[in-house]
RNA sequence: UCAGUGUUCCGGGGACGGUGAGAUUCCGUACCGGCGGUGAUAGCCCGCGACCCGGUCAGCGCAGCAGAACCCUGCUGAGCCGGCCGGCUGACUCGGUGAGAUUCCGAGGCCGACAGUGAAAGUCUGGAUGGGAGGAACAGGCG
Numbered sequence: 001u002c003a004g005u006g007u008u009c010c011g012g013g014g015a016c017g018g019u020g021a022g023a024u025u026c027c028g029u030a031c032c033g034g035c036g037g038u039g040a041u042a043g044c045c046c047g048c049g050a051c052c053c054g055g056u057c058a059g060c061g062c063a064g065c066a067g068a069a070c071c072c073u074g075c076u077g078a079g080c081c082g083g084c085c086g087g088c089u090g091a092c093u094c095g096g097u098g099a100g101a102u103u104c105c106g107a108g109g110c111c112g113a114c115a116g117u118g119a120a121a122g123u124c125u126g127g128a129u130g131g132g133a134g135g136a137a138c139a140g141g142c143g
Base pairs, nucleotide, nucleotide: 001141002140005139006138007137008136009135010134015029016028017027018026030123031122032112033111034048035047036046037045043110044109052087053086054085055084056083057082059080060079062077063076064075065074066073067072092108093107094106095105096104114126115125116124
């Protein structure tokens, strides 16, 4: 110093009360904010990730058929698992400072996957002791 290599580790927060036969789901009042980027610090600016859907490729075993065929080989089918590609995927304004901020300060707003549930869920339970954007360290390469 490295776009492209390997290993290890890290990698999401938040609730009480009221009504009711029944709600941590309704109502009231609170609370929370992943990752990279950015002329300056971001839930709501640009993009990414989790769920779900489609395509494609590879792997695994299973079943059926064929080859005198148990093994084996080929074809077909559905299944499981993984890589890649694509789709889907929420929300901000005003004022101030400044060279520069939808990021800071002030004010008022807004948003929040899927499945479950005695009643509708960002905050409960679950898939998930999972996956993951990505981050760090070490090794390695190059000079």
Predicted 3D model of a 143-nucleotide RNA (FMN riboswitch aptamer (RFN element)) from Brevibacterium rongguiense.